Record summary
The RNA shown here (glmS glucosamine-6-phosphate activated ribozyme aptamer) has 153 nucleotides and comes from Firmicutes bacterium UBA7523. Taxonomically the source falls in Bacillota (Bacteria, Bacillati). Rfam family: glmS glucosamine-6-phosphate activated ribozyme aptamer. About the family: This entry contains a glucosamine-6-phosphate activated ribozyme that is found in the mRNA for GlmS. GlmS is an enzyme that uses fructose-6-phosphate and glutamine to generate glucosamine-6-phosphate. The ribozyme catalyses self cleavage of the glmS mRNA that is thought to regulate GlmS activity. Rfam links the family to the GO terms regulation of gene expression and catalytic activity. The sequence was found by an Rfam model in a public genome assembly.
């Protein structure tokens, strides 16, 4: 040191790094040991299943690879809607039909000015004023089965 085992911690623009840039060094056409490799917003009924999993930014290596994830398919539970009940349907998921138009809101990184740590690339903190989309709420209109049963007109 490898290798088994066991605790502990840890997460989703989340973890990792073997291409690729950058920095130091060396015995220097390479090779060593470091950096760097997603900026907030959004997004969980359970089970499996699958991989190019939503939005926009003053970022553009937020490159390129692996994995993994609340996305998306199927089922099953649950809610709504197809006028009450039955089936069968389609949409969702406890904030529980869609689909069209208005309306109405928020952010971080950049940027500026410090402090600290490293030879250095870089790395973490702190103070400051900015600016988003989807999204959610509300309002508008419009869409959807058979059979049957009661009441009213």
């Nucleotide at each position: 040191a490898a290798c088994u085992g066991a605790a502990u911690a840890g997460a989703a623009g989340c973890g990792c790094u073997u291409g690729a840039a950058c920095a130091c060094g060396c015995a220097c056409a390479g090779c060593g040991u470091g950096u760097u490799g997603a900026c907030g917003a959004g997004g969980a009924g359970g089970a499996g299943g699958u991989u190019u999993a939503u939005c926009g930014a003053u970022a553009u290596u937020u490159c390129g690879g692996c994995g993994g994830a609340u996305a998306c398919c199927u089922c099953c539970c649950g809610g709504c809607c197809g006028a009450g009940c039955c089936a069968c349907g389609g949409c969702c998921g406890c904030a529980a039909g869609g689909a069209u138009u208005c309306u109405u809101a928020c952010a971080a990184a950049a940027c500026c000015g410090g402090c600290a740590a490293g030879c250095a690339a870089u790395u973490g903190c702190c103070g400051g004023g900015a600016c988003a989309a989807a999204a959610a709420a509300g309002a508008u209109u419009c869409c959807a089965u058979g059979g049957u049963u009661u009441a009213u007109u």